RNA sequence: UAGAGUUUGAUCCUGGCUCAGAACGAACGCUGGCGGCAUGCCUAACACAUGCAAGUCGAACGAGACCUUCGGGUCUAGUGGCGCACGGGUGCGUAACGCGUGGGAAUCUGCCCUCUGGUACGGAAUAACUCAGGGAAACUUGAGCUAAUACCGUAUAAUGACUUCGGUCCAAAGAUUUAUCGCCUGAGGAUGAGCCCGCGGCCGAUUAGCUAGUUGGCAGGGUAAAAGCCUACCAAGGCAAAGAUCGGUAGCCGGCCUGAGAGGGCACACGGCCACACUGGCACUGAAACACGGGCCAGACUCCUACGGGAGGCAGCAGUGGGGAAUCUUGCACAAUGGGGGAAACCCUGAUGCAGCGACGCCGCGUGAGCGAUGAAGCCCUUCGGGGUGUAAAGCUCUUUCGGCAGGGAAGAUGAUGACGGUACCUGCAGAAGCAGCUGCGGCUAACUACGUGCCAGCAGCCGCGGUAAUACGUAGGCAGCAAGCGUUGUUCGGAGUUACUGGGCGUAAAGGGUGUGUAGGCGGUCUUUUAAGUUUGGUGUGAAAUCUCCCGGCUCAACUGGGAGGGUGCGCCGAAUACUGAAAGACUAGAGUGCGGGAGAGGAGAGUGGAAUUCCUGGUGUAGCGGUGAAAUGCGUAGAUAUCAGGAGGAACACCGGUGGUGUAGGCGGCUCUCUGGACCGUAACUGACGCUGAGACACGAAAGCGUGGGUAGCAAACAGGAUUAGAUACCCUGGUAGUCCACGCCCUAAACGAUGCAUAUUUGGUGUGGGCAGUUCAGUCUGUCCGUGCCGGAGCUAACGCGUUAAAUAUGCCGCCUGGGGAGUACAGUCGCAAGGCUGAAACUCAAAGGAAUUGACGGGGGCCCGCACAAGCGGUGGAGCAUGUGGUUCAAUUCGACGCAACGCGAAGAACCUUACCUGGGCUCGAAAUGCAGUGGACAGGGGUAGAAAUAUCCUUUCCCGCAAGGGUCGCUGUAUAGGUGCUGCAUGGCUGUCGUCAGCUCGUGUCGUGAGAUGUUGGGUUAAGUCCCGCAACGAGCGCAACCCUUAUUGCCAGUUGCCAGCAGGUCAAGCUGGGCACUCUGGCGAAACUGCCCCGGAUAACGGGGAGGAAGGUGGGGAUGACGUCAAGUCCUCAUGGCCUUUAUGUCCAGGGCUACACACGUGCUACAAUGGGCGAUACAAACCGUCGCAAACCCGCGAGGGGGAGCUAAUCGGAUAAAGUCGUCCUCAGUUCGGAUUGGAGUCUGCAACUCGACUCCAUGAAGCUGGAAUCGCUAGUAAUCGCAGAUCAGCACGCUGCGGUGAAUACGUUCCCGGGCCUUGUACACACCGCCCGUCACAUCACGAAAGUGGGCUGUACUAGAAGCCGGUGGGCUGACCGCAAGGGAGCAGCCGUCCAAGGUAUAACUCAUGAUUGGGGUGAAGUCGUAACAAGGUAACCGUA
Repeated sequence: UAGAGUUUGAUCCUGGCUCAGAACGAACGCUGGCGGCAUGCCUAACACAUGCAAGUCGAACGAGACCUUCGGGUCUAGUGGCGCACGGGUGCGUAACGCGUGGGAAUCUGCCCUCUGGUACGGAAUAACUCAGGGAAACUUGAGCUAAUACCGUAUAAUGACUUCGGUCCAAAGAUUUAUCGCCUGAGGAUGAGCCCGCGGCCGAUUAGCUAGUUGGCAGGGUAAAAGCCUACCAAGGCAAAGAUCGGUAGCCGGCCUGAGAGGGCACACGGCCACACUGGCACUGAAACACGGGCCAGACUCCUACGGGAGGCAGCAGUGGGGAAUCUUGCACAAUGGGGGAAACCCUGAUGCAGCGACGCCGCGUGAGCGAUGAAGCCCUUCGGGGUGUAAAGCUCUUUCGGCAGGGAAGAUGAUGACGGUACCUGCAGAAGCAGCUGCGGCUAACUACGUGCCAGCAGCCGCGGUAAUACGUAGGCAGCAAGCGUUGUUCGGAGUUACUGGGCGUAAAGGGUGUGUAGGCGGUCUUUUAAGUUUGGUGUGAAAUCUCCCGGCUCAACUGGGAGGGUGCGCCGAAUACUGAAAGACUAGAGUGCGGGAGAGGAGAGUGGAAUUCCUGGUGUAGCGGUGAAAUGCGUAGAUAUCAGGAGGAACACCGGUGGUGUAGGCGGCUCUCUGGACCGUAACUGACGCUGAGACACGAAAGCGUGGGUAGCAAACAGGAUUAGAUACCCUGGUAGUCCACGCCCUAAACGAUGCAUAUUUGGUGUGGGCAGUUCAGUCUGUCCGUGCCGGAGCUAACGCGUUAAAUAUGCCGCCUGGGGAGUACAGUCGCAAGGCUGAAACUCAAAGGAAUUGACGGGGGCCCGCACAAGCGGUGGAGCAUGUGGUUCAAUUCGACGCAACGCGAAGAACCUUACCUGGGCUCGAAAUGCAGUGGACAGGGGUAGAAAUAUCCUUUCCCGCAAGGGUCGCUGUAUAGGUGCUGCAUGGCUGUCGUCAGCUCGUGUCGUGAGAUGUUGGGUUAAGUCCCGCAACGAGCGCAACCCUUAUUGCCAGUUGCCAGCAGGUCAAGCUGGGCACUCUGGCGAAACUGCCCCGGAUAACGGGGAGGAAGGUGGGGAUGACGUCAAGUCCUCAUGGCCUUUAUGUCCAGGGCUACACACGUGCUACAAUGGGCGAUACAAACCGUCGCAAACCCGCGAGGGGGAGCUAAUCGGAUAAAGUCGUCCUCAGUUCGGAUUGGAGUCUGCAACUCGACUCCAUGAAGCUGGAAUCGCUAGUAAUCGCAGAUCAGCACGCUGCGGUGAAUACGUUCCCGGGCCUUGUACACACCGCCCGUCACAUCACGAAAGUGGGCUGUACUAGAAGCCGGUGGGCUGACCGCAAGGGAGCAGCCGUCCAAGGUAUAACUCAUGAUUGGGGUGAAGUCGUAACAAGGUAACCGUA
C1' cells in the first nucleotide's frame, strides 16, 4: 500500500483492454464579478520594417564652438584609458570529461585587498585640423601642422626571470581644486578561468569487429599550463561481448510531476554548468574571446545603387509576417536593487523595478442574511386522489463584503530623489441594489421521470444502447456533482505484482534449448594462520542557493514570502572490528576422480552366417475359374491361371523368447557367430587431495522425409493409370505401379525431437511389483538388509483445477534457456548456413476485446450400456386410384372477411354463412352517434295505427297521447349542448386468462448436513424390482415438497333400506290381447348406504427383502376395465376475432343504420371423410332383441288423405306415467348367378313437399325418369392388443330449415404379438465435445466485390555520411623579402629591427568519382486485415461420419 467493469449458461484461473486519482508552459467548447501571487512561441535555431538594448572619462591629450562676473564654465568630433569576454537571449549542435559528484597537478588571473621597492633622464611620430583630389554612396588618397597617462630609447635592478652556477637580463605616467587619484617591479590573498582522473546517467547486435597520429618511446616544436597538442624517427601497439565501431535520439544538473516506497516520466519558469549567435572557416586585440549588438573570407538570402560598387544579421526588449490547436504592449521609470565609466557631480543600463493584455495556473472573496403557506402562479409528473419545483418566490425585517460615488491618503527613502500612484489602506453615502454557470443522471459512478424518435437520427471511456412502451438518442421537468468556472482533447505517473530489486512465471493457460562435450562467466566442502578489498561501525570533509519537511514570523487569511533547524539515502579522507565473502599461505577427506575385484545388457562399428515367409523362374499333377468388395468392376486365366508338389533365384525383415523387461546423452537399438570398442552398476578402501556444479558463445551427435554420386530392388508404396462410389470424387475402397524404402560415401538439421516437466546437490511419512549387484540367513527355488535402476497406488505439502507426490509439479540452494494479450507471423526485410528444398536469427503497420487453461451443468453424437411405448415385428381394417361431401392452398373477383401452417394448421375457431349471423364488397343514409353514464337547457311526449316517397334505412303527413305527489319536487321519455362514446382497427414479439404439445413421460426440486476456492456435487448414483424417483437393500447423508399411486366418478358382484310413474312370483278380478284392476314389493329394475381385492392364503424363485412365476378361493387377481386428474418446465407455440387489458391509430369515420352482393367462385394441388366397386352381397316379404338421450315458443299418439316427402287432426305428456320410437345388422323365406350387372349411385330433366318475410345466386327432403366414374387402387402411408379392431344402427347439441361432420349410446364381435436387430419417440447411467440461440449447433479454405495498411518491383527524386582525387578564399605559421621605413647604434656609409609584396605547409566552401545508410515515390505484383444476408464445396469440433495432430515430399 483500497479497487471496479469486461471472455462463460454458470465457475475458478490465466490474460489483455478499459475506468475511478493526481498533474500540465497546454489547446478547444460553453460561460464569465473582483483581487493577490505567479506565468505566457512547446511549432519555423523561419524571415524580419521601425525604435531602443554599451557606454563613459575634459581630473590623460591637442583642437574647435559657445557662455563668461575674465577667475573660469559648458558642449564635444578626434587621440588616449577603462568597459564592450558582464548583464540579456536561445537549445541548433553535442552520447562528450559536455554534465553531476569526488579527487588531482603542470597553470594563468584586468579591476579588488595586504605587503615590498620604485616612479630618473630623453626622443621620434600621428589622428583631429588645413589644403588638394577620387566616389552615386559607403568611404577613401596625397601633402602639411600638432599633443598626451599613445609610442620609443637610456638609466636603475632584486626577494624577479634565465643560467653552463662563472654570470647575464628586465620597469614606470602623469593629472589636479594639494587632498588625493594614478603608473611600474616583486611577494601573498581573494575571485574567476584553463587542464587531468575515478565513478554515475539514452536506445538499437536485423551495427561485430574498430583504429595509422592510430598505441607507446625518443628528439624537437608549441601553450599560461601536463599531453600525439604538432613534426621527424623507432617499435607494433591500443579498443571491444562488462558491447568497441556504426546508426538513431538528446543540451546536463539542482529540481518538477507521480508513486506507500523502490521506481517511472519530464527538464517550461527560478538557480549552476555547457554550447550557439544567418551558414561554414579564420585569426586579431586583450587579463580573459577565436568575441550575439567587433574584424576578415566564402556561401545563401534581403536591401541600396548613378550598375562601377556597397550595406545587413532581433536565439536582446517591444513589434511584424509566416508556421501552428496555441502563447502578450512597438508602455512607464532609472525612484529602488545591481552593472559600466568617472575623483566626483553625473551619464548610460528593454538588466531590473513597475504598469498593460490572457480565468493559462494557484489562492482568497462575492453574487446576500433572518422570518415567511399543509404550500400562490407558472412548469413537470400523476393511480386524477395528488405529488414535485418549494421557504424557493412574493411579502416583512435587516446587512453592505465586492462593485459604484465622494473625501483623506501611506510604507517602500539610513541626507536628497517615488516610475508604480492619488495605488494600497482608512472614512463617508446610496441601495438587495450590478454579479452563475458548466457537466452529468444504464453499470462502473453520486443522481429518474415524461414526451419525441423507431437499428432512423444519434450516443459511446469499457461493457454496450436505438428495430413503437429507450432511466443509454433528442427535448423538458426534476435530481447529482463542481463552481467563476465546468467539460472535452492531448500528455505523464498511478492503479499495472502488466518487466516482478522490493515483487511474477514456464506439465496442460505465453514460456525448458532435440541431446551432449565444454570456453568465458556465475556459484562452490572441512580446519588453521595472515590480510582487511567487500561488509559493519566511529569521526571528519563535501553534498551551492532556491526547492522539500518541521518550528517561528510578514502581507486582514491563503496563495506568496522572511528567519532558524532538519533532510539530502551519494562521494572522499582518518580510524576501529574481523563473524561471513574475497585474497595469500598451509593442512584434511565426507564432494570428485584413479586403482583393484566382479557380474548384467537389442550400447556402438565391421565381417560372416541361418531358417520361416512373400514374389519371380523351371518342371510335374490338375481344370475353369481365380482375385477382390458393402456390392462390384478393372486385373489374372483354356497360350492352362488359382490350388498343389519338387527344384532354383533374389532382396528385405528377423515370428516364438518378448516382459510399462534391458540399454544409450538424446535421436534410437531386437535372428545367430566372431573381432574391435564406449559407458553405467556393485564390492573394496590402496592412491590423488576440491581436481567440483552449471554453462552465454563454440564444437559434436541428431527419427522420418528430402538432396548429390554410385549400387541394389523381393515386398510395400507418394506421383501416375484404370475400376468403383458419388450430385461431383483430382479422396476414402479395389487392381496395378515409379521415385522412395535397402547399401556405400557426402549433405540436410527439422518433428506432438513429449514425461509437452533443463541440469546438479541436499532434505522430507508409506505400501506393492519388477531388472542388476552385494551381505546375512533357510531344508528350500526361503526370508531379511543394502546400493543402483524401472513401474503402480497413495500421506503431508503443492496446484486454478486436473493432478504431482523420495524418479516431486514438496522444501531449499547454484547455474543456464525461455515467456509477457489474440491475429498479422514464425511472415517481411536484413544477415548467416545449405547443391536445392529450406533452416537459424526475427520485426512493423494494421486489426480485435478478447484469445486461452481446468473443471461444472446441460444439450448433442452416423459413442457405449440398460429400459419403455401399436415404435418395429406378427396380424386385422383402411388412406393413396373412382364419384361425391368437407377443409386448405392456389387462382379469380368489387368482395371472394379474418385467424390457424411439420408432428402439435387443413369435417380446425364454425354445436350448423339464403336475410340475420357478417367482421368483406357496392350503393344509399346518420354524426352526442345503434347501445351506456354524468351535467346544463328545453319539451310532453315516446311509442302505436294509417297514408305518401323510397330498395330499405329514413323523411314527412294524419290520428291517439305521460306517471307519482296536496305542493315542493321526483321519475320516465324525446330534442339541443357538453364531458364522453364507439372500433371483429394494429401489436399474442407489451400482457392477463384459457388452450395445444413433449406426456399420464417419471420425472422436477427444497431444507439441514457433508464434500468442493467455486460453478456445483451428494441426496436423485449403485445392486435388485416396478406401469412408476414403485418398493427393498446398500450408501455422508437425513428428511421433505410438486409429480406417480391412492382418495373422486363410472362399470362388473352382492347385502341392507326404499317401492312409484318401475316390477308381477303367489292370491283374487278382468280383457281379443295387455300389470288392465285389487293387492304385493319376492324378483327385475331404480338409487341411496354398505360389503368385497389386500400379493391376504399356499408352492417355487429371490439376499430371509422388495418383488416375480404358478395355484386355490372368488363376480372380479395382482394399478380388474374406463374416465376425470397433466409436476418443474419447453416451443417469444396458439388466441388482442370469446373475454379482459397497456400502448398506438381512427372520430361527418377504421364508428353506426339499411338494401343488394360476397364468404357457396374454379384450369388445378393436398388433407379429412362418405358411398362404392358387390354374392360373407343386393332386392322383396316376414320376424326378434337395446342403451342412452330429448320434449310445453315443445314432443305429439290414435284416426283420415297422399306412391312419397308430407298434410289434416289433436288424445296424452312439464315426463321410470305421454310422446319422439319402427332400432339396425341378426333370423326365416324367396329372387338375382358374376355381368359395369336387380352391383354402384354421380349427373341431368321433370314434378313436388317442408321450413322461412324470402330457397335465383344459395336449403333439405320426396316421386318419376336418367344411370357417370368405379371390377379393390403406384410410390408411399394411417389406426388398432379385447368387449378392442372391424361392422350395425340409435340419440343429442347447434338449429326456423339444413349433418357424409362432431359428441354420446348400445348390438354383433375377431386375428396376432417369436421377439427388441432395425425405423420413430422417450427415460436412466456413462463417454467425447471447439455446441450453450445448445447439431436446424459450430466452423474452414478458394473465388467474386469493397476498403485499409504492408512487402517485392524496371526505376525515379531527395537527405545524411564515408573514401579517393581535385580545388584552394581569408588567416596563422614558415621561407623570401632586390621594394618601403620615424625612434636604437653609427660622424657618415651603413647596421639592427620591421613592413608591403611573393612563395610554401595547413585549411572552409566548391567540383569529380565511388560506396554505405535512410526517406519518399513507382506501371505491375504478392500475401495479410476488415466488411451484409454473395459463390463453391464440408476440412475440423461427436468414432465429425476415412480418429485427430506434428515434421517432410
The RNA shown here (small-subunit ribosomal RNA) has 1449 nucleotides and comes from an uncultured bacterium. The prediction has a mean pLDDT of 85. It matches the Rfam family "Bacterial small subunit ribosomal RNA". Gene Ontology terms of the family: ribosome and structural constituent of ribosome. RNAcentral holds the sequence, with entries from ENA and SILVA.